[in-house]
Context: one part of a larger RNA
């Protein structure tokens, strides 16, 4: 530089802002910078090709000899399409309304858990069966009082909301993001996408104080076995929570990048709007036309036709290693080979 790809064969960046850049809707009417043509000037001589001749050949050299020629540049023209100046809509925006576990903050209820009273006796517990364990120093089993710490039964759901996070779920108040609908009310392509940046980013760990009721890696018994560094019991300590800080990783999965056009339908469903039978938008599931796919399958939520723009593959191992950078307190991220092999 090119080809062909990327739901499961090797590929969609973990996500979102956006910066350089790439791309850019619709009507007419201007200039003619970019772009095109065609004409036409120019594009010296030398060389290179042809011809024919000089030096004994040849290298060389000679003809005001033949023919051919780009790019650049003047001139003259075309104007679709980039430009560029004025309109119209997509886009944003007002106004009036809606759903919702969307984010932060703070207060609150109830259970289970300890601890104190009362009340009461001989067991509880726990399995496949059992032991450990607990408990006459009064347990469990029932009744009042505290106490703290984390989770939020039923409603619930194939359900909602979020740009992602299996990310969000008892109530209530505050304060706040986004998002759809109705009106056609303002600006008028302000737009898409986005390498590099910046930010977000489950669980696990890390760092500094605090918390600490349940659960529970490591760890200890118990039991099972042939052995049990295991399932299964009792016990448990980092950790599971909070405050700030780091870490940045995942089957971060729809394993399916993003945005806008276009291409049968039928059925549930969340939630707007209406002349609330037939309609009409905006989510969210199933089934299917055409169509696509090697086949599952996908099918208006596309894997279909088509355009814009990112990222990414390029045979298995070797290795997501090595070494160097960057980045982290570590753990490790990020980036990323090669010889060898088959």
């Nucleotide at each position: 530089c090119u080809g062909g790809g990327c739901g499961u064969a090797a590929a969609g960046g973990g996500c979102g802002u956006g910066u350089a850049g790439g791309c850019g809707g619709u009507c007419u009417g201007g200039g003619g910078c970019g772009u095109c043509c065609c004409a036409u000037g120019u594009g010296a001589a030398a060389g290179a090709c042809c011809a024919c001749g000089g030096c004994u050949c040849a290298a060389c050299c000679g003809u005001u000899g033949g023919g051919g020629g780009a790019a650049g540049c003047g001139u003259g023209g075309a104007u679709a399409c980039g430009c560029u100046c004025a309109g119209c809509u997509a886009a944003c925006g007002g106004u009036g309304g809606g759903a919702g576990a969307g984010g932060g903050u703070g207060g609150u209820g109830g259970a289970a858990u300890c601890c104190c009273g009362g009340a009461g006796u001989a067991g509880c517990g726990g399995u496949g069966a059992a032991a450990u364990g607990c408990g006459c120093a009064g347990a469990u089993a029932c009744c009042g009082g505290g106490a703290g710490g984390a989770a939020c039964g039923c409603c619930g759901a194939u359900g909602g909301c979020g740009a992602a996070a299996g990310g969000c779920a008892g109530c209530c108040a505050c304060c706040u993001g986004g998002u759809c609908c109705a009106c056609c009310c303002g600006u008028g392509a302000c737009g898409c996408u986005g390498a590099g940046g910046c930010g977000c980013g489950a669980a696990a760990g890390c760092g500094u104080g605090g918390g600490g009721a349940g659960c529970a890696a490591a760890c200890c018994g118990g039991a099972u076995u042939a052995g049990a560094u295991a399932c299964c019991c009792g016990g448990g300590u980092a950790g599971u929570c909070c405050a700030c800080g780091c870490c940045c990783u995942a089957a971060a999965c729809g394993a399916u990048g993003c945005g806008c056009g276009c291409u049968a339908g039928g059925u549930c469903u969340c939630u707007g709007g209406g002349u609330u039978u037939u309609c009409u938008g905006g989510g969210g599931g199933c089934c299917g036309a055409a169509g696509c796919u090697a086949a599952c399958g996908c099918g208006u939520u596309a894997a279909g036709c088509g355009c814009g723009c990112c990222g990414c593959c390029u045979g298995g191992g070797g290795a997501g290693u090595a070494c160097g950078g960057c980045c982290g307190c570590a753990a490790g991220g990020c980036u990323g080979a090669a010889a060898c092999u088959c």